[in-house]
RNA sequence: GGCGGCAGGCUUAACACAUGCAAGUCGAGCGGGGAAAGGUAGCUUGCUACCUGACCUAGCGGCGGACGGGUGAGUAAUGCUUAGGAAUCUGCCUAUUAGUGGGGGACAACAUUCCGAAAGGAAUGCUAAUACCGCAUACGCCCUACGGGGGAAAGCAGGGGAUCUUCGGACCUUGCGCUAAUAGAUGAGCCUAAGUCAGAUUAGCUAGUUGGUGGGGUAAAGGCCUACCAAGGCGACGAUCUGUAGCGGGUCUGAGAGGAUGAUCCGCCACACUGGGACUGAGACACGGCCCAGACUCCUACGGGAGGCAGCAGUGGGGAAUCUUAGACAAUGGGCGCAAGCCUGAUCUAGCCAUGCCGCGUGAGUGAUGAAGGCCCUAGGGUCGUAAAGCUCUUUCAACUGUGAAGAUAAUGACGGUAGCAGUAGAAGAAACCCCGGGCUAACUCCGUGCCAGCAGCCGCGGUAAUACGGAGGGGGUUAGCGUUGUUCGGAAUUACUGGGCGUAAAGCGUACGUAGGCGGAUUAAUAAGUUAGAGGUGAAAUCCCAGGGCUCAACCCUGGAACUGCCUUUUAAUACUGCUAGUCUUGAGUUCGAGAGAGGUAAGUGGAAUUCCGAGUGUAGAGGUGAAAUUCGUAGAUAUUCGGAGGAACACCAGUGGCGAAGGCGGCUUACUGGCUCGAUACUGACGCUGAGGUGCGAAAGUGUGGGGAGCAAACAGGAUUAGAUACCCUGGUAGUCCACACCGUAAACGAUGAAUGCCAGACGUCAGCAAGUAUACUUGUUGGUGUCACACCUAACGGAUUAAGCAUUCCGCCUGGGGAAUACGGUCGCAAGAUUAAAACUCAAAGGAAUUGACGGGGGCCCGCACAAGCGGUGGAGCAUGUGGUUUAAUUCGAAGCAACGCGCAGAACCUUACCAACCCUUGACAUCCUGUGCCACUACCAGAGAUGGUACGUUCCCUUCGGGGACGCAGUGACAGGUGCUGCAUGGCUGUCGUCAGCUCGUGUCGUGAGAUGUUCGGGUUAAGUCCGGCAACGAGCGCAACCCACAUCCUUAGUUGCCAGCAGUUCGGCUGGGCACUCUAGGGAAACUGCCCGUGAUAAGCGGGAGGAAGGUGUGGAUGACGUCAAGUCCUCAUGGCCCUUACGGGUUGGGCUACACACGUGCUACAAUGGCAGUGACAAUGGGUUAAUCCCAAAAAACUGUCUCAGUUCGGAUUGGGGUCUGCAACUCGAGUGCAUGAAGGUGGAAUCGCUAGUAAUCGCUGGUCAGCAUACAGCGGUGAAUACGUUCCCGGGUCUUGUACACACUGCCCGUCACACCAUGGGAGCGGGUCUCGCCAGAAGUAGGUAGCCUAACCGCAAGGAGGGCGCUUACCACGGCGGGGUCGUGAC
Repeated sequence: GGCGGCAGGCUUAACACAUGCAAGUCGAGCGGGGAAAGGUAGCUUGCUACCUGACCUAGCGGCGGACGGGUGAGUAAUGCUUAGGAAUCUGCCUAUUAGUGGGGGACAACAUUCCGAAAGGAAUGCUAAUACCGCAUACGCCCUACGGGGGAAAGCAGGGGAUCUUCGGACCUUGCGCUAAUAGAUGAGCCUAAGUCAGAUUAGCUAGUUGGUGGGGUAAAGGCCUACCAAGGCGACGAUCUGUAGCGGGUCUGAGAGGAUGAUCCGCCACACUGGGACUGAGACACGGCCCAGACUCCUACGGGAGGCAGCAGUGGGGAAUCUUAGACAAUGGGCGCAAGCCUGAUCUAGCCAUGCCGCGUGAGUGAUGAAGGCCCUAGGGUCGUAAAGCUCUUUCAACUGUGAAGAUAAUGACGGUAGCAGUAGAAGAAACCCCGGGCUAACUCCGUGCCAGCAGCCGCGGUAAUACGGAGGGGGUUAGCGUUGUUCGGAAUUACUGGGCGUAAAGCGUACGUAGGCGGAUUAAUAAGUUAGAGGUGAAAUCCCAGGGCUCAACCCUGGAACUGCCUUUUAAUACUGCUAGUCUUGAGUUCGAGAGAGGUAAGUGGAAUUCCGAGUGUAGAGGUGAAAUUCGUAGAUAUUCGGAGGAACACCAGUGGCGAAGGCGGCUUACUGGCUCGAUACUGACGCUGAGGUGCGAAAGUGUGGGGAGCAAACAGGAUUAGAUACCCUGGUAGUCCACACCGUAAACGAUGAAUGCCAGACGUCAGCAAGUAUACUUGUUGGUGUCACACCUAACGGAUUAAGCAUUCCGCCUGGGGAAUACGGUCGCAAGAUUAAAACUCAAAGGAAUUGACGGGGGCCCGCACAAGCGGUGGAGCAUGUGGUUUAAUUCGAAGCAACGCGCAGAACCUUACCAACCCUUGACAUCCUGUGCCACUACCAGAGAUGGUACGUUCCCUUCGGGGACGCAGUGACAGGUGCUGCAUGGCUGUCGUCAGCUCGUGUCGUGAGAUGUUCGGGUUAAGUCCGGCAACGAGCGCAACCCACAUCCUUAGUUGCCAGCAGUUCGGCUGGGCACUCUAGGGAAACUGCCCGUGAUAAGCGGGAGGAAGGUGUGGAUGACGUCAAGUCCUCAUGGCCCUUACGGGUUGGGCUACACACGUGCUACAAUGGCAGUGACAAUGGGUUAAUCCCAAAAAACUGUCUCAGUUCGGAUUGGGGUCUGCAACUCGAGUGCAUGAAGGUGGAAUCGCUAGUAAUCGCUGGUCAGCAUACAGCGGUGAAUACGUUCCCGGGUCUUGUACACACUGCCCGUCACACCAUGGGAGCGGGUCUCGCCAGAAGUAGGUAGCCUAACCGCAAGGAGGGCGCUUACCACGGCGGGGUCGUGAC
């Protein structure tokens, strides 16, 4: 959430079921009964008796309840599918043959009696039949010893001429039945082959088991059953066991091969509350039948009974979840019946459900003031949007009214007054859901929120500008639906048959021998199993596909075709290949003969060097050991040295990507035995071969057992060191072990991380062992086998491999399938043990991994540079003070800066101001800007209050222009738009700045190489530079930003100009360049010249360059400055300025006074002054430059150290000056908090400074003073200036920083990286676990209902036999065997469990 058509509708509890219905029918098989009717008779006139046919029916009897309908529990084969087979039965049906004669005895119903609550039952008596039983007959039939023997039946109904009649009929005929037999059809039973899920952590199973004989049994073959005999049968081509499961046609998916599945419809099977059992029957071991046992439910009078929805509806329950207690037999079928007909929840219909598929509609045209309104906005507009409204039309569907089918071939229509048709009215009754970051995937803006709330299929989004959350507007998709969740296939070549891999990503068994198996050289013949082709049969129908047709179309349905890829055949044919059989061959393989090399193996013997120990000699104080030491040994004589002896183990040199071996492995020498290999040559065998699951042997080291041996070494252990610790590394000792024999173990990075075998595919150069040729112990060439390096094709993700393949192919084996859990648990096997082998799951993550690339990093390597170290000079760190910072304090001590690269920094100067902070008092369109309105004041001056801002009072002719209307400026008042903010965010930003670093780097175009990231260029075993500076080489060639140069200052010279500058020469002079004069010089400030490795020598490569020299004022960048590549640090600054967003708006804005930024247990940075004699003090005393003063070189502001003289004489001093006292000066409104000088007095610490650390390479450090800015005043700071004026650099090992090449990397936020383990707490999963519990399977024993079979002595007994007695036969009972339920004990498996 409008309509219609066609389908589908308990996937779970095979859980339990109230109620109704789902299987009956036949009176033409039979006897009886019932009620009504008709007829006849009697008459009492409404009663009795008889007859008739129609109707109903409990019972006997027949057929059917074995079909139809439901469900899928069980079943891995007594199943299913496909194809065959022989030893069978088959009611009803069809065809054929032959019959259907004559008798008998019962039992229901019924009647009477009795028991019981009921369900039911008992006894006696009567009775019919198509019920039952003999007899007769027997064409077929069955048995047989072939002589023979045996076995059936039923009647009923309709019609009827003659004849007969007991008047009922007989008889004839028709129909339906009945009996026996044969054949068919249908249905069913049985057997065989092939196919049919998972687990080997299930490897052995089986006693009626396998077969035979006899017997029994069945419809039928058969161990189906039984007795005896034999010892078989199945199994690695997976038996047995365990788990799961109905199977097929088909369905979903897929290109296919496959994978998953088994709803609806069709075929088969199994089941019917659970288990067992038989009866009846043609058929059952029977869904709506029986018996027994069990569980459950119900009734009960407590004695006893009844029941089975997995039929159709329906109920409860379970569940995410699945419908009406409907109508009809009208159709199609089924059962019974002669038929009429009856029954039928089969079936046909209707109802419910958007559950699916299909179809239709919810309107169409026109309509721009682009309405209103919403949203956005760059404020113009845009968009929803022709959408709406309005105007003009239409009526499908739905609604209402009328008519009205087919389905029926004569009658009969549940559906149904349905489908359809006609008419009426009116746009009227009919639209939702999901999504919009990227990819899948079509579709964007605003607001809110602020790692919150939330989203999310994967990656991921959200931390104040979210197209990703929530809302809105807009847009996109689908549409009576849409989205979510779950499931299956696909994509996934991610189990790889089609169609993958195993050097390093997961993956080659440690290695060989060898069983089964797989594969196998050349050739001939035969065969025809595999193979191929044809034929035949089958592969049900439905489904899929194609064509045609029917519902208006479609879905759906019908008809026909094709297909069903399969299977079978004692069918036909072919013979290339494979197989089988029979031959042959020699090239694979092996044998023979002759040579050869070798640490191949086993055993025995033997040798020298060395270590250690023992004995003896010499000899004396140390030895030993280490980075340094100590433990240790030594005066009881070590170490050292000489001689002698003992013992064990290992074999220097040769020695080599040399050799041998299957691998592990093998090394002094000799002998014995022995395996394999290579070469050469001849003959022989004749495919004898390759691989190899299981299996077997060998198998380093360590380890184990027993017995030896034990020199050295050495786990464990002890001691000494190191260290924060040091259960280690180092040292001193030292036991197992290492060695031998025997026996175990069976693993290693057992590696070439590369299984074995065979063939083929360019080469070059080594090396080992042979052979051949060239005349040859050399050499060369060829060849076979081994072992290496480089390299082509080719392969590879790349690295790399490359005739010793990781190339191209073939055969066989082993192994892999994301990481962790885990090579672990459990189970099995092996082992003395240690342990080995085989080998999971739960749970968890979104990665783990390989190869290569670019960076970064390394207590990796190479080269190079820098006051980086070293060599020097002077400091800091110790003292006092100044200044900044931290901390603390405070009402406030405003804020920022934080390693280098914050800390005398912002601040080039806080008493007020500054000032941003605090306290108090004030203002609110505001101190400042624009607009509007009104007004003409305001200012100034004076007084009063107040701390002042401010308030009050008095006085008080605004100014300019003018077209005289007014306009403008200024001030005041009012109103609101707005002002204002040193409030926040430098992690939203611009700009500016710091830093690496004035380091030499950073890139691009084209080309080339690489799958690619990228590389090359920019690299280089070259040279050079301050330099990616230049030269040379080179798959690179060029270019850009940086370097350098161009710019400024200084140093030399020339020229121009000489005033206020200068004065050589001339004159005057007051002696001052003062004046005249001059412009030579100095100087000033304009312009030029000069320096370029230009010249010479040497060196280098004939280069770039380097070393030296000449000349020159200056020489190799002359010195100093300015100049700062691409980028890094989310570096610094929102408080210089600008600015997004947020926040405040009688305050976070504005004003004023006072205070604070100046505090002070402390810590740090940067400085000043000192500690003294190279000095202090006193006196004398010369020379500057920059610069400032309004303009000028006038003038003014102005020296110090040095130098000379005197004094002091090593002291806390005549050093040092802090601190303090009370004077006085200056600035300023004002020096209290809180200024600077000055004179007197006071006279602190301090005697050169620990660890550590800073600056500087020449006019530099050091030292001396001077100037300026800021500024009312305040300079130890900052920016400049000049005077005096050194020392040292061997050199690049080390520290720090940087550049470049290379190497390793598990780092990429890039080493302040990454990352490992314990512990604490909470939770989850798993193993063990004293045990506990239920289900299931199995073994042994007990037990034994119902039933069947056997036996039978007790009891009973109509048909037959018998004259009778009795018999045959039967039934009941009893008993035996089998057996369900049940019980006891053992074992397997599963669940649970403190810890």
Source information
RNAcentral holds the sequence, with entries from ENA and SILVA. The RNA shown here (small-subunit ribosomal RNA) has 1395 nucleotides and comes from an uncultured Rhodobacterales bacterium. Rfam family: Bacterial small subunit ribosomal RNA. Its mean pLDDT, the model's own confidence on a scale to 100, is 83.